Predicted 3D model of a 597-nucleotide part of an RNA (large-subunit ribosomal RNA, domain I) from Kutzneria sp. 744. It was read from a public genome assembly. The prediction has a mean pLDDT of 82.
Context: one part of a larger RNA
RNA sequence: AGCACACGGUGGAUGUCUUGGCACCAGGAGCCGAUGAAGGACGUAGGAGGCUGCGAAAAGCCUCGGGGAGCUGCCAACCGAGCUGUGAUCCGAGGGUGUCCGAAUGGGGAAACCCGGCCUCAGUCAUGUGGGGUCACCCGCGCCUGAAUAUAUAGGGCGUGUGGAGGGAACGUGGGGAAGUGAAACAUCUCAGUACCCACAGGAAGAGAAAACAACCGUGAUUCCGUGAGUAGUGGCGAGCGAAAGCGGAUGAGGCUAAACCAUGGACGUGUGAUACCUGGCAGGGGUUGCGUUUGUGGGGUCGUGGGACGUUAUUUGUCUGGGCUGCUGACCAGGCGGGAAGUCAGAAAACAGUGUGUUAGUGGAAUCAGUUUGGGAAACUGGACCGUAGAGGGUGAUAGUCCCGUACGCGAAAACAUGCUGUCUUCCUUAUAGUGCUCCCAAGUAGCAGCGAGCUCGUGAAAUUUGCUGUGAAUCUGGCGGGACCACCCGCUAAGCCUAAAUACUCCCUGGUGACCGAUAGCGGACUAGUACCGUGAGGGAAAGAUGAAAAGUACCCCGGGAGGGGAGUGAAAGAGUACCUGAAACCGUGUGCUU
Numbered sequence: 001a002g003c004a005c006a007c008g009g010u011g012g013a014u015g016u017c018u019u020g021g022c023a024c025c026a027g028g029a030g031c032c033g034a035u036g037a038a039g040g041a042c043g044u045a046g047g048a049g050g051c052u053g054c055g056a057a058a059a060g061c062c063u064c065g066g067g068g069a070g071c072u073g074c075c076a077a078c079c080g081a082g083c084u085g086u087g088a089u090c091c092g093a094g095g096g097u098g099u100c101c102g103a104a105u106g107g108g109g110a111a112a113c114c115c116g117g118c119c120u121c122a123g124u125c126a127u128g129u130g131g132g133g134u135c136a137c138c139c140g141c142g143c144c145u146g147a148a149u150a151u152a153u154a155g156g157g158c159g160u161g162u163g164g165a166g167g168g169a170a171c172g173u174g175g176g177g178a179a180g181u182g183a184a185a186c187a188u189c190u191c192a193g194u195a196c197c198c199a200c201a202g203g204a205a206g207a208g209a210a211a212a213c214a215a216c217c218g219u220g221a222u223u224c225c226g227u228g229a230g231u232a233g234u235g236g237c238g239a240g241c242g243a244a245a246g247c248g249g250a251u252g253a254g255g256c257u258a259a260a261c262c263a264u265g266g267a268c269g270u271g272u273g274a275u276a277c278c279u280g281g282c283a284g285g286g287g288u289u290g291c292g293u294u295u296g297u298g299g300g301g302u303c304g305u306g307g308g309a310c311g312u313u314a315u316u317u318g319u320c321u322g323g324g325c326u327g328c329u330g331a332c333c334a335g336g337c338g339g340g341a342a343g344u345c346a347g348a349a350a351a352c353a354g355u356g357u358g359u360u361a362g363u364g365g366a367a368u369c370a371g372u373u374u375g376g377g378a379a380a381c382u383g384g385a386c387c388g389u390a391g392a393g394g395g396u397g398a399u400a401g402u403c404c405c406g407u408a409c410g411c412g413a414a415a416a417c418a419u420g421c422u423g424u425c426u427u428c429c430u431u432a433u434a435g436u437g438c439u440c441c442c443a444a445g446u447a448g449c450a451g452c453g454a455g456c457u458c459g460u461g462a463a464a465u466u467u468g469c470u471g472u473g474a475a476u477c478u479g480g481c482g483g484g485a486c487c488a489c490c491c492g493c494u495a496a497g498c499c500u501a502a503a504u505a506c507u508c509c510c511u512g513g514u515g516a517c518c519g520a521u522a523g524c525g526g527a528c529u530a531g532u533a534c535c536g537u538g539a540g541g542g543a544a545a546g547a548u549g550a551a552a553a554g555u556a557c558c559c560c561g562g563g564a565g566g567g568g569a570g571u572g573a574a575a576g577a578g579u580a581c582c583u584g585a586a587a588c589c590g591u592g593u594g595c596u597u
Stems, first nucleotide, its partner, number of pairs: 001596009015582001016547002020518002022515007029507002031167002039101003042055003046079002049075003061095006070083003106115003116135007137164002139161007171202001172200005182189001186236001212219002223250005233241002254499003257443001261299010276289001277286002280329005304477001306442004310437006318337006338430006351424010362411003368384004373380001385402002387391001393405003448472007458484001479494005534541002554581001557568004
């Protein structure tokens, strides 16, 4: 020195565990913000630091409920000083306070700082100083003022709005919009209208009541799922991309305008004594009340077996009061009563009361004992009982239905919130139907067409349908559009206005639950002072680190030592469990013995 065996050291694998994660299910909630958010800075307890809470009223203040004996949050003890059956601490609801920054908004600014104006209060002889309030911009509305320029307008000022601004995980709509890749290269194509950027909205959004499909039969808004179907198609007919109708389900809801016409108000133009007009008829009376254009308001009207307006015919229609230039008659308009309908989620819109349910604290809740068994310890074992609408689960010195918390099943709210119902309440209707005339209306720089694009399964193709820009540019029902160029016939529908719940998507968040999910190199990056320490100018990157024991009972005292550490003694079931602490593998380092050299 090597090998073997034994005994150690080091080290922290493995086993066991779980405070933490992951995935999903069900229900809830789906916004917060100038009444100052999200997120922070700085403070705040008797005593240093971190976390949590809170805000100069600062681990808290007030009120109303719950609860019932201890309490002054955690790491985390120790000391001190206190509170509490006159109900503390704690839990829930509603209020109050809430420094400074931050949309940040009096002005500035290198965030958490600096400097002001006005009103008012405190203080001072006075100034300085201090407290409270207020002072940004934009938009809408109302009023005032007011240039070039006479009327006006621009501009300015004041008041007002529970107006805007900023934040938010995914889901949504719109505006922009790649490349790696695939095509075994690559350019059309694909990836993909994806990633990403921007704007905006809601609890969902978007879409939505046929100018739709279909095929000679019919369906009847939209959305979502299954199927149709990897079909029909499209495609350097390559790679690939890829429907729809129909059928089966989820849900289910339909409404309001524009126009014609009538009435009425404004503006402009025109008209001049009548043959206009003043509701129809008759008689009287009035005297610009008329007519045209435009605009506001109210009525009317909303459809494709075309609808409506206007005129006319027929049938029908609760009652009372009032009205127009006058009288009669009929009709019309307005209002009251009566009758009827609907409703705050579209079509208008607000509040209150009662009641039910749920959420935000809680509360009652059955039933086991013994043993001279084992053990440190009984829940184990043995023996004998009991409860069960409760034998889910967790804890307790090992494995407990009956020890504790719970569980099944019941009960419960002063206050707030959510939601359902009823009533008050609000709104609307109170003439409608049928026929007929074919006079008027039925959404215009629109439809269509042309050029160039985009999007549809559709890559320009025979390319319809949808749509953007540019140019051109109709018709009003005997009108238009579609049915995949186009034409005819036939069929379907009625564009160029608007609103619309549900079925659908998602989960930052709350509650409950589940797991052939993980178990500390795993599972979130993070089980622990974690987005911390640390790194980077910055955007940003980003750890390691769990376990004594049932209980600290955490080794009084003695000895060696400067200490560290150790040996006794003691605690404990165990100290070979000693805060470097459960178990304690290997590498690695030793000691002893044997063998070999």